About this RNA
Predicted 3D model of a 110-nucleotide RNA (SAM riboswitch aptamer (S box leader)) from Pelobacter sp. UBA6812. Rfam family: SAM riboswitch aptamer (S box leader). Rfam describes the family as follows. The SAM riboswitch is found upstream of a number of genes which code for proteins involved in methionine or cysteine biosynthesis in Gram-positive bacteria. Taxonomically the source falls in Pelobacter (Bacteria, Pseudomonadati, Desulfuromonadia, Desulfuromonadaceae).

RNA sequence: UCUUUAUCGAGAGUGGUGGAGGGAUAGGCCCUGCGAAACCACAGCAACCGGUCUGCCGGCGCGGAUGCCAGGUGCUAAUUCCUACCCCUGCCCCAGGGGAGAGAUGAGGA
Numbered sequence: 001u002c003u004u005u006a007u008c009g010a011g012a013g014u015g016g017u018g019g020a021g022g023g024a025u026a027g028g029c030c031c032u033g034c035g036a037a038a039c040c041a042c043a044g045c046a047a048c049c050g051g052u053c054u055g056c057c058g059g060c061g062c063g064g065a066u067g068c069c070a071g072g073u074g075c076u077a078a079u080u081c082c083u084a085c086c087c088c089u090g091c092c093c094c095a096g097g098g099g100a101g102a103g104a105u106g107a108g109g110a
Base pairs, nucleotide, nucleotide: 001110002109003108004107005106006105007104008103013042014041015040016039017038021031022030023029025084026083027082028081043076044075045074048072049071050069051068052067053064054063055062056061080102085099086098087097088096089095090094
């Protein structure tokens, strides 16, 4: 980088360095010198992987306790901030709903 799969309406921030951008893309709308990105420290959230207990199985492994722990990731403005393509409904330059696509993250594969 490509690919498979699960999830994405919840949750969680302070300080230091830094000094103008950031929210993937485009449009919109926002955040930002009352300090953006990035980096560092400490703190926190969550529970995908992992660990633990337990049932089944010859075994690989598959389940369960809406359990417990928090080692590996991830995350800590706004629903993935909203929309983008298709379909449906209505009061049809608009609004609402559904699906896809795109994106993010985990785990596996090439």